The prediction has a mean pLDDT of 85. Large-subunit ribosomal RNA, domain VI from a metagenome, 264 nucleotides, folded computationally. Rfam family: Bacterial large subunit ribosomal RNA.

Context: one part of a larger RNA
RNA sequence: CGCACGAAACUUGAGGAGUUUUCUCUUUAGUACGAGAGGAUUUGGAGGGACGUACCGCUGGUGUUCCUGUUGUCACGCUCGUGGCAUCGCAGGGUAGCUAAGUACGGCGCGGAUAAGUGCUGAAAGCAUAUAAGCACGAAGCCUUCUCCAAGAUCAGGUUUCGAUGGACUUCGGUCCUGAAGCCCCCUGGAAGACGACCAGGUUGAUAGGCUGGCUGUGUAAGGCAAGUAAUAGUCUCAGCUGACCAGUACUAACGGGCGAAUG
Repeated sequence: CGCACGAAACUUGAGGAGUUUUCUCUUUAGUACGAGAGGAUUUGGAGGGACGUACCGCUGGUGUUCCUGUUGUCACGCUCGUGGCAUCGCAGGGUAGCUAAGUACGGCGCGGAUAAGUGCUGAAAGCAUAUAAGCACGAAGCCUUCUCCAAGAUCAGGUUUCGAUGGACUUCGGUCCUGAAGCCCCCUGGAAGACGACCAGGUUGAUAGGCUGGCUGUGUAAGGCAAGUAAUAGUCUCAGCUGACCAGUACUAACGGGCGAAUG
């Protein structure tokens, strides 16, 4: 830009992409077959490998500063207590998120048309012949089935809902102002994201931050008291602190600006 008014939702599916894998054990059965050695077609059941998809409840990983311990050195006048630097200084744990080595699921099956192949009826050609007319079987393959995309599928599909204002001037051709449904810019953000996009919100508000409460993690803070010469240990104290998690709460920030029909 188009899809012959402007919008918002929900859809159909022409067409396209993907998947469509493989092994072992067991039953049929030590049966059929075979002199024996050996050893099935077929049917049912079970378990794996690889691959794929999704997820984080479990097992773990990461988790650059969430907690703790600790070395050296410097600073805060000193003690105490903290902080800076040293690969996050090193070490022990670890929330959310992301993850695999973790968990769950998938390939099936039915049907249709067929290939090689197997047939029925049957002439040409009194016979024969699966073929010439006609009819029937037959594969991991093809089409369906399953998942995803999909009406720029220009033959541009379908359904539902919403909107169709008022005023001024006019040479009656129209011009100007207003601006519906809805949308955008902008702003607060996100389990969405390279950027656009998508999604949740914008005071008639819980969108983010803060605060309050909780969860989780770490592991018993500072300070005081009493014990010990002291290092240290005990008690107040399962304390103190706690990123992303779960709620509540307008305290802070969501200010402001524009586009958009009456036609062909």